Context: one part of a larger RNA
């Protein structure tokens, strides 16, 4: 000297674009953050101009495996590169074929009962795109090539929308595998499903993934094992490079979601705002039992040298569900807050020597502050005050927002401070002090004339910042 997700001290006018719990993956009170279809179906309720309309809880269907957060944990095929091939993929899109006929049910609802509640439980009725058979199979699966096995739904306002099987796309994933990825040898040996390998099991899928027999293997000074500490990379940051450092923000990938275990349901989860179990907190309760999980916006407490509103809209963008109208959407897009940074911009501009007055030095001559002030003459960017007033929205629709801009006024007006002046290192003097008070990044001032303390004047740098501290380089 650069640089930062910073802090602290002093100071602060404006704007514009980004950032804003690095600590306790510590605890959590509120609210909201995943719904949505009546064009799948019954039912209840209210309204009614008796055509209908609105609203409920159920049942079904999709979504809920995306978005969002965090970084514990993880040294690994995790990651990141570049390749394999034994695979799975809803909705989307291509192509082909089909969509026949029948049955039982359980919710709602009604009835009865337990229960403080969360609920639960007996009997009865009933509808589907909910479940089940049956027939049918181009193609499909399985086969010992003789055979087997295997599907569907149907609404309506007749024009759609839908189902089901089967083959391709695409998008998204699951696998293995070559190469790279901290420190420790004051950690040298480790492994028994451990290395193969044959039969079966499981999975969508290859695989000791599992299981039985069978073989003795496999790994390691080119550091195995054991330990510490860390998500990874795109990138940031320094540096002429080489490197050295790190991964906040923004992508992309990974892992978690009170700890720890597990499966279910589904095309996908071993599932943040599901579900069982066991555990520690927390609440509730009628003591029989119950409920809950912010590392999603917010915001609370506690930690901490620190880190923001319990805000506004679905205009826009995207997402989910619908034919669509819509609806939901703390994703997202605005606004609040902070000099946290980076830009920019202003705090005035000219002229003005009786070189005023004051300060302060002085050899008492004067010298500096100093064109600086004052005055004259102008300006009016920013702010302020009145008007106007927008892109952002392809036809409607603007939360920002009467915001930006844009006109118009008034008036130098409302706007400067910090740090330092021994030497490195740029900037001197006087009074106080008297090895005292203090200073200090290194050397090292101060013990009576201290440009090193502390104040003044005057000077240097930077400036809405200026110093310090911590950290890299």
């Nucleotide at each position: 000297g650069a640089a930062c997700g910073a802090a602290c001290g002093c100071u602060g006018g404006c704007g514009g674009c980004a950032g804003g719990c690095u600590u306790a993956a510590c605890a959590c009170a509120u609210g909201c953050a995943a719904g949505u279809c009546g064009a799948g179906c019954g039912c209840c309720c209210a309204c009614u101009u008796c055509g209908g309309u609105g609203g409920g809880a159920g049942u079904g269907g999709c979504g809920a495996a995306c978005g969002g957060g965090u970084g514990a944990g993880u040294a690994a095929c995790g990651c990141g590169u570049g390749g394999g091939g034994a695979c799975c993929u809803a909705c989307c899109u291509u192509u082909c074929g089909g969509u026949a006929c029948g049955g039982a049910a359980c919710a709602a609802c009604c009835u009865c009962g337990g229960g403080a509640a969360a609920c639960c439980g007996u009997g009865g009725c009933u509808a589907a795109u909910a479940c089940c058979g049956u027939a049918u199979a181009c193609g499909c699966c399985c086969u010992u090539c003789g055979g087997g096995g295997g599907a569907a739904a149907g609404a309506u306002u007749u024009a759609u929308c839908g189902c089901c099987g089967a083959a391709g796309g695409a998008u998204g994933g699951g696998c293995c595998c070559g190469c790279g990825c901290c420190g420790g040898a004051u950690u040298a040996g480790c492994u028994u499903g451990u290395u193969g390998g044959u039969a079966g099991g499981g999975u969508a899928a290859c695989g000791g993934c599992c299981u039985a027999c069978c073989a003795a293997g496999g790994c390691u000074a080119c550091g195995a094992u054991c330990u510490g500490u860390a998500g990874c990379u795109g990138g940031u940051c320094u540096g002429a490079g080489a490197g050295g450092a790190u991964g906040g923000u923004c992508a992309g990938c990974c892992a978690c979601a009170c700890u720890g275990g597990g499966a279910c349901u589904g095309a996908g989860a071993c599932a943040c705002g599901g579900c069982c179990c066991a555990g520690a907190c927390u609440c509730c309760u009628a003591c029989g039992g119950g409920a809950g999980g912010c590392a999603g916006c917010a915001g609370u407490g506690g930690g901490g040298a620190a880190u923001a509103u319990u805000g506004g809209a679905c205009a826009a963008u995207g997402g989910g569900c619908g034919c669509a109208a819509g609806c939901c959407u703390g994703a997202u897009c605005c606004a609040g807050c902070c000099a946290u940074g980076c830009c920019g911009c202003g705090u005035g501009a000219g002229u003005g020597a009786a070189g005023a007055a004051g300060g302060c030095c002085c050899u008492a001559g004067g010298g500096u502050u100093g064109u600086a002030a004052a005055g004259c003459u102008c300006u009016u960017u920013c702010a302020c005050c009145c008007g106007u007033g927008a892109a952002g929205a392809u036809g409607a629709u603007g939360a920002c927002g009467g915001u930006a801009g844009c006109g118009g006024g008034a008036g130098a007006a409302g706007a400067a401070g910090c740090c330092c002046c021994g030497g490195c290192u740029a900037a001197c003097u006087c009074c106080g002090u008297g090895c005292c008070a203090g200073c200090a990044g290194c050397c090292g001032c101060g013990g009576u004339a201290a440009u090193a303390c502390g104040g003044a004047g005057g000077g240097g740098g930077c400036u809405a910042g200026c110093g310090u501290u911590g950290u890299u380089c």
A computed fold for a 473-nucleotide part of an RNA from an uncultured prokaryote, annotated as small-subunit ribosomal RNA, 5' domain. RNAcentral holds the full RNA, with entries from ENA. The coordinates come from a structure-prediction model, not an experiment, and the mean pLDDT is 89.